[in-house]
Model confidence (mean pLDDT): 84 of 100. This is a predicted structure of a 1481-nucleotide RNA (small-subunit ribosomal RNA) from Tateyamaria sp.

């Protein structure tokens, strides 16, 4: 010194905490595959067919037992035979057995060959028989007769210390020699050791869907057998024997030491190694033996192989080797007895597939190598990249070293002793060789160390679990780098481990799986107090045993470890002795506190029987009375003139008991309710006095157990499954409506189930409190309280306790005791199978097979056909439209060579388009260019570009020829620099090509709605919560106040802009009051006004009164041009919607480059059976037509506006004045007003359409706008629905400007003229707060049921049928032994009779094997039932929100289907109202 030991991750949700499964990380294999492979050491190697075996070997030896024959070198040797001993050991497998078979620990009735110790004989005989010979049978295998021979082979007799039996007199038994001087044998006996056989205690696998099993069973007596005890076997007589502490039966299994894993306890296994047991081709026997019922031994039966002359015989590798087979898979047809052992023999030896090497094999475990050092601001090459650069990287080359291992050569052990080495010239050591001959394998989302590119495009593929892959994959494949381990790595199996996931150590049941529907009670566990006694449990200590190996400690040996020795410790266990007596149990005796008795009160819907009472429904009869009535959300089916409904009164008949009635009472639970009577359980209180643990609890069993249901018989008003109408709908087998039948009612027997729920099993004890109530009692007084006790029923609320919700003296806390029950959802409370029922079912109760969750509690959100404040032209009050008509515009469909794109509720649609004849322009149809219409580099030429005139082809674009002007800048004067033009060549240009689901930038929408958030700090395990909620107010999270909140930020509001009032400064192109002047503010003068446009000034709830909480505010009023935001507009929190937009722009990636890019020409966006949105004009009198002729404002304008002035009817021309505009012009404002028209398709309305014309602009044909003159459609106010507006708004008139040659009913401004309403917030739509359900979280366009249909897999019924097990009965009966017999046949002995032997016969047991009849388990199996699964299938929507009929449990009917509907139940229902309780003021 044998002591140093316990990790946890992924994965249910938006998130969260727990339940809970699922996986992975770690050790480990007699292992297998899959890529890889250098030595060496030690171990190990048919787990599958106990399949079947070719062939050689695994058991012989002794001549010192004994005869023969044959050979000698004369020593001896062979050989085949009797004999003897050994062949029961060694060596192999694990079939088979749940057993005294193993393990442990003991006992008594035994036997034991060789060994050991003692003691004693060890005499006298005999008769045979095999080899061998002769003769003869068979194909062999094998014999068959005669004759003759020996022994330690065999028999007889004698003897008997000791031995055995005994009736105590007696009887019974033995033996072998060899060889020649000494041993080795032999025979009885006696004791030991060693080996087996019996026998007993306790251990020793799962199933009760296996509960009753057993006739030689279980005892005895008697007799037989055994080595021995004994039903072990017979005979007989008794009836017993085992079993819930699990017999029988059924499946499976060799067992142990050990081995693996683990922190232990456990599990889970039983390859080498060691001990038992059993088995040898199946079955069955037995001989011999000291021992076997015998693995290389015999007989029979069977199945199989092979031999054969067809008569007939052989065989048994589960011994080493080795061959088929099977199988994912396991080696050498080797060497040697040198070493340990074994047999046999006196040795000498023989003999040994035990053993001991070798040899294949990475099968593991160990070790060892495949090189060491230097070597670059770092080669070459891959790989990536921000193009700089990184990394592979001192990594290579190179240059200096060393040889472990290999490979060569030399020498060599220990193992062995005097002598013998297969191993092996091995291990070992020397010496030599060159860096030479030696590295792979899995992974890189997380879990788990390790990242990039390229391909690929929901494919191909990967995955252990989550899961990845749909054009940017760290998850597929490849490369580059990386991480881990290495002669290996990785994957699949399997067992443990994490898994406290079966919990003894170590779990739970209110809601998560889980408490039996209640009780009584049997076995059974468990138990007050106090004495004494035992000493079983229990403590301590000794002793004996736990085999060796193994694990562990500590030495020691192989170079080191692995391996092996040695020596401890240990093996937690059994049995045994002895003490100890606190506790549990045992006896024995006493107590009274727990249990019960007894006495007196006391409450109550406790129960069972039988009476009897009103009120109401409904029905019968009478009466009065008349058209309805009833019924619904509206109806209708129905009832009613044959008198319903209503209304009096009589009567009948069943059922149920208003009020009181109460989180009020009883009962063990189901449950129980007018009212009297019997009968009768239980509880509570108070009281003495008895009895003396009599208790608790309770598997199994018994009782009892709501509705529904079921049988017999009654009853039968009401209600009412089924069923029938009517309705509702899309259907509506529902919901409602009007009938109605089981049934509810009774008495008897059945069922035994419910959300049978406090989802809380029964009992005892022990832990703070307050307030109620219900039965009692007890004291003190203010007589109606207040205390105080015992026993129920209840709120609340401490500690504790919970995952939390919540529970809390009625416990879910804290503790004992006994009982049920759970161990992931589905599949199933479901088949089968027992068990029970009359039946319907009830009870007990699995598996394949499939998911990876299923689930509990609470949280933020969303959302409800839930609740409450609240707000907005949201409704309502009102105005005026749309939808009907023509036309315009814009979209869809269609149609087309092309009708480019794009936008789609709201938030697409007079929208991008502030304007398509060409151009635009993107689209189509011909033509036409290829470095390009553009850009930036490079070369070369030319110095310019350009403008121009004419011709010619062609549709042009574009070629081709020609005519005039013009002759770039800068300069340091160098063809230097810079510009531009053409040419070429090549990187590239270019794309309105895709991808708004790759982007940015901008929008739009909820919504100008009032809200979105942070820090600290509290609170809570946690997500989160507070704060932001609350009372008030406000347009408004705007402000008061309160408060575990303080604070604070984006947003509100306010700063800005216009408008509205004043006052100022300025005064032209504005203006004119006062002077003067004109035709006119013309002109001169002014700057008051006007009006322009700089600055200021005003409005804040400031002031008053009321309210209000002394607040914030809110009503009224005063004063003021305006008053509570004065009014208008800019201004859009956090976010939402993959919302628009790649075609405004920019962008990533893809695509296409003689075209998907550029140019031209003509077309086409302008098409038209038809649908829609937006609008314009209108149907007319508030108007039409004429005619008069007054008052605006914002705007514009030089390729422009255009004024007078002439021309046309007219659109317009033609002239051209004046303005770069406060000056000149567009410019005419237009409704108004004043005639006429008199309700007609009109003097309304203008489309269409025919002509004749203006203007633009190279061009008006598809395709422009406008005038004149003709035509003169539809349309008389618009079904269903819908849209806009609250005040200078709607309604209504005109005017303007952008775009633009030209074209507007859009759009955007602009002023004239000017209404009506709004009580209110129930109701539509939208929105904000707040609380509440929830199975939603892609958030309700959301989850989600169940039929059919369609594939696909397991399963379970099924006429049978086809096999194994195995039961009774019953025929047949080899081979043996046994029991009879035993005429035939016999060498030993014989008193000559026979005794004894052997064949042969018989019996009765008995393997195989038949027959008949069950049981059981498995294959198959037409049909057939239900289940999972799966894709975007079809019908419906039952659940989840008051899921639009609250769900839901259990019956019971009924229906395509999720279900409906009755009758009891339960909240695990929302919402509102009452009642009662409780809280806090």
């Nucleotide at each position: 010194a044998a002591c140093u030991u316990g990790a946890g991750a992924g994965u249910u949700u938006g998130a969260u905490c727990c339940u809970g499964g699922c996986u992975c990380a770690g050790a480990a294999c007699g292992a297998a595959c899959g890529c890889u492979g250098g030595c060496g050491g030690c171990a190990c190697g048919c787990c599958u067919a106990a399949c079947a075996c070719a062939u050689g070997c695994a058991a012989g030896u002794c001549g010192a037992g004994c005869g023969c024959a044959c050979c000698u070198u004369c020593g001896g040797g062979u050989g085949a035979g009797c004999g003897g001993c050994g062949g029961a050991c060694g060596g192999g497998u694990u079939a088979g057995u749940a057993a005294c078979g193993c393990g442990u620990g003991g006992g008594a009735a035994c036997a034991u060959a060789c060994c050991c110790u003692u003691c004693u004989c060890u005499a006298a005989g005999g008769a045979a028989u095999a080899g061998c010979c002769a003769c003869u049978g068979g194909a062999a295998a094998c014999g068959g007769u005669g004759a003759g021979u020996a022994a330690u082979a065999c028999c007889u007799u004698a003897u008997a210390c000791g031995c055995c039996c005994u009736u105590c007199g007696g009887g019974g038994g033995a033996a072998a020699g060899a060889u020649u001087u000494a041993u080795c044998g032999g025979a009885g006996a006696u004791g030991g050791a060693u080996u087996g056989g019996c026998c007993c205690g306790c251990g020793u696998u799962a199933g009760a869907u296996u509960a009753g099993a057993u006739a030689g069973u279980u005892g005895g007596u008697g007799g037989g057998g055994u080595a021995a005890c004994g039903g072990c076997c017979u005979a007989c007589c008794a009836a017993g024997u085992c079993u819930a502490c699990g017999a029988u039966c059924u499946a499976u299994a060799g067992c142990u030491g050990g081995u693996u894993u683990u922190a232990g306890a456990g599990g889970a296994u039983g390859a080498u190694c060691a001990g038992c047991a059993a088995c040898a081709c199946u079955g069955g026997g037995a001989c011999u033996g000291a021992g076997a019922c015998a693995c290389g031994g015999c007989c029979c039966a069977g199945a199989c192989u092979c031999c054969u002359a067809c008569g007939g015989g052989a065989g048994g590798c589960a011994g080493c080797a080795g061959u088929g087979g099977g199988g994912a898979a396991u080696c050498u047809u080797a060497g040697a007895c040198a070493a340990u052992g074994g047999g046999c023999g006196a040795a000498a030896g023989c003999c040994u597939g035990a053993u001991c090497u070798a040899g294949c094999g990475a099968u593991g475990c160990c070790g060892c190598g495949u090189g060491a050092g230097u070597g670059a601001c770092g080669a070459a090459g891959g790989c990536c990249u921000u193009a700089g650069g990184g990394u592979c990287g001192u990594a290579a080359a190179g240059c200096u070293c060393u040889u472990u291992c290999g490979c060569c050569a030399g020498g060599g052990a220990u193992g062995a002793u005097a002598a013998u080495g297969a191993c092996a010239g091995u291990a070992c050591c020397u010496g030599g060789u060159a860096a030479a001959g030696a590295a792979a394998c899995c992974c890189c989302g997380g879990c788990u160390a390790a990242c990039u590119c390229c391909g690929u495009g929901c494919c191909a593929g990967c995955a252990g679990c989550c899961g990845c892959g749909g054009u940017a994959a760290u998850a597929c494949g490849g490369a580059g780098g990386g991480g881990g381990u290495u002669a290996g790595c990785g994957u699949u199996g399997u067992u443990c481990g994490g898994a406290a996931u079966u919990a003894c150590u170590g779990g739970g049941c209110g809601u998560a799986a889980a408490g039996c529907g209640c009780a009584c009670g049997u076995a059974g566990g468990c138990g007050g107090a106090c004495u004494a006694u035992u000493a079983a449990g229990u403590g301590a200590g000794g002793g004996g045993u736990g085999a060796a190996a193994u694990c562990c400690c500590a030495g020691g040996g192989c170079u080191c470890a692995a391996c092996c020795c040695u020596g401890g410790a240990a093996c937690u266990g059994c049995c045994u002795c002895u003490c100890a007596u606190a506790c549990u149990g045992g006896u024995a005796g006493u107590c009274u506190u727990g249990a019960g008795u007894u006495c007196g009160a006391g409450a109550g819907a406790g129960g069972u029987g039988a009476g009897u009472g009103g009120a109401a429904u409904u029905c019968c009869g009478a009466g009065u009375g008349u058209a309805g009535a009833g019924g619904u959300g509206a109806a209708a089916u129905u009832c009613g003139u044959a008198g319903a409904u209503a209304u009096u009164c009589g009567g009948a008949g069943g059922a149920a008991c208003a009020c009181c009635a109460g989180u009020g009472g009883c009962g063990a639970a189901g449950g129980c309710g007018g009212c009297u009577c019997a009968c009768u359980g239980g509880c509570u209180c108070g009281a003495u006095a008895c009895u003396g643990a009599c208790g608790c609890u309770g598997a199994g069993g018994u009782g009892c157990g709501a509705a529904a249901g079921u049988g017999u018989g009654g009853g039968g008003a009401g209600c009412a499954a089924a069923c029938a109408g009517g309705a509702u709908u899309a259907g509506a087998u529902a919901c409602c409506c009007u009938g109605g039948u089981a049934g509810u009612c009774c008495a008897c027997a059945c069922c035994g189930u419910a959300a049978a729920c406090g989802a809380u099993g029964a009992a005892u004890g022990c832990c703070a409190g307050u307030c109620g109530u219900c039965a009692g009692c007890a004291a003190g007084u203010a007589u109606a309280c207040u205390u105080g006790u015992u026993g129920g029923u209840g709120a609340c609320a401490c500690a504790c306790c919970u995952a939390a919700c919540g529970g809390a003296u009625u416990a879910a806390g804290c503790a004992u005791u006994c009982c049920g029950c759970c161990u992931g959802g589905g599949g199933a409370g479901u088949a089968c199978g027992g068990u029970c029922g009359c039946a319907a079912g009830a009870u007990u109760a699995a598996a394949a097979c499939u998911c990876a969750a299923a689930g509990g509690a609470a949280u933020u959100g969303a959302c409800g056909g839930g609740g409450g404040c609240c707000c907005g032209c949201a409704c309502a009050a009102g105005c005026g439209g749309u939808g009907g008509a023509g036309c315009a515009u814009g979209u869809g469909g269609u149609u087309u060579a092309a009708u480019u794109c794009g936008a789609a509720g709201c938030a697409a649609c007079g929208c991008g388009a502030a304007g398509a004849a060409c151009c635009u322009u993107a689209c189509c149809a011909g033509c036409u260019c290829u470095u390009g219409a553009c850009a930036u580099a490079c070369c070369a030429a030319u110095c310019g570009c350009g403008a121009u005139u004419g011709g010619g082809g062609g549709a042009g674009a574009c070629c081709c020829c020609u005519u005039u002007c013009u002759u770039c800048a800068g300069u340091u004067c160098g063809g230097c620099u810079g510009g531009a033009u053409u040419g070429g060549a090549u990187a590239c240009a270019g794309g309105u090509g895709c991808u708004g689901c790759a982007u940015g930038g901008c929008u739009g929408u909820c919504g100008u709605c009032a809200g979105c958030u942070c820090g600290u700090g509290u609170c809570g395990u946690g997500a989160g919560a507070u704060g932001u909620u609350g009372g008030g107010u406000u347009a408004a999270g705007u402000c008061c106040c309160g408060c575990a909140a303080c604070g604070a930020g984006c947003g509100c509001a306010a700063c800005c802009c216009c408008u509205g009032c004043c006052c100022u400064u300025a005064g032209u192109u504005a203006c004119c009051a006062u002077c003067a002047u004109u035709a006119a503010g013309u002109u001169g003068g002014g700057u008051a006004c006007u009006c322009u446009a700089g600055g200021g000034g005003g409005a804040c709830u400031g002031c008053c009164g009321g309210u209000g909480a002394c607040a914030a505010g809110c009503c009224g009023g005063a004063g003021g041009a305006a008053g509570g935001u004065g009014g208008g507009g800019a201004u859009g929190a956090c976010g939402u919607c993959a919302a628009g937009u790649c075609a405004u722009c920019a962008u990533g990636g893809c695509c296409c480059u003689u075209a998907c890019g550029g140019g031209c020409u003509g077309g086409g966006c302008u098409a038209c059976a038809c649908a829609c949105g937006u609008g314009c004009u209108a149907c007319a009198a508030u108007g039409g037509c004429g005619g008069u002729g007054a008052c605006a404002g914002u705007g514009g304008g030089c390729a422009g506006c255009g004024a007078u002035g002439g021309g046309g009817c007219g659109a317009c021309c033609c002239u051209g004045a004046g303005c770069u505009a406060a000056u000149c012009u567009c410019c005419a404002a237009a409704a108004a007003c004043c005639g006429u028209c008199u309700c007609a398709g009109u003097u309304c309305g203008g489309a269409u359409u025919g002509u004749u014309c203006u203007c633009u602009g190279c061009a008006a044909c598809u395709c422009g706008a406008g005038a004149g003159c003709a035509u003169g459609a539809a349309g008389u106010c618009g079904g269903a629905a819908u849209c806009g507006c609250u005040a200078g708004u709607a309604a209504u008139c005109g005017c303007g400007u952008a775009u633009c040659a030209g074209c507007a009913u859009g759009a955007c401004g602009c002023g004239g003229u000017g209404a009506a309403u709004a009580c209110g917030u129930u109701c539509c739509c939208g929105g904000g707060c707040c609380u509440u359900g929830u199975a939603c979280a892609c958030a309700c366009c959301g989850c989600c049921c169940g039929u059919c249909a369609c594939a696909c897999c397991a399963u379970g019924g099924g006429a049978g049928u086809u096999g194994g097990c195995u039961u009774u009965a019953c025929c047949c009966g080899a081979a043996g032994a046994c029991g009879g017999u035993g005429c035939g046949c016999u060498a030993a002995c014989u008193u000559c009779g026979g005794a004894g032997g052997c064949a042969g016969c018989c019996g009765g047991c008995c393997a195989c094997g038949g027959u008949a009849a069950g049981g059981u388990c498995a294959g198959c199996g037409a049909c057939u039932g239900g289940g999972g699964u799966g894709a975007a299938g079809u019908c419906g929507u039952a659940a989840c929100a008051a899921g639009g009929u609250a769900g839901c449990c259990g019956u019971a009917g009924g229906g395509g289907a999720a279900c409906c509907u009755g009758c009891g139940g339960c909240u695990g229902g929302a919402u509102c109202a009452c009642c009662u309780c409780c809280u806090u003021u």
RNAcentral holds the sequence, with entries from ENA and SILVA.